[in-house]
Notes
Predicted 3D model of a 72-nucleotide RNA (transfer RNA) from Laminaria digitata. Its Rfam family is "tRNA". The family's RNA type in Rfam is transfer RNA.
RNA sequence: GAAAAAGUAACUCAGCUGGUAGAGUGCUGGUUUGUCAUACCAGUGGUCGCGGGUUCAAGUCCCGUCUUUUUC
Numbered sequence: 001g002a003a004a005a006a007g008u009a010a011c012u013c014a015g016c017u018g019g020u021a022g023a024g025u026g027c028u029g030g031u032u033u034g035u036c037a038u039a040c041c042a043g044u045g046g047u048c049g050c051g052g053g054u055u056c057a058a059g060u061c062c063c064g065u066c067u068u069u070u071u072c
Base pairs, nucleotide, nucleotide: 001072002071003070004069005068006067007066010025011024012023013022019056026044027043028042029041030040031039049065050064051063052062053061
């Protein structure tokens, strides 16, 4: 330099054919226990990398751009 893949919660990742952004872990509180851990219940948490475009409506489609990974 060229090509491909990825970027969504604090972390690991879903999100189908464009139609209310989710799970697990974590964290906080509660129940249980003599205490801790485990278990159970509730809660908490997002500019969907960034900037534009299309659309009634974009995490999803299009363009640009940044970062990371892989191959040459």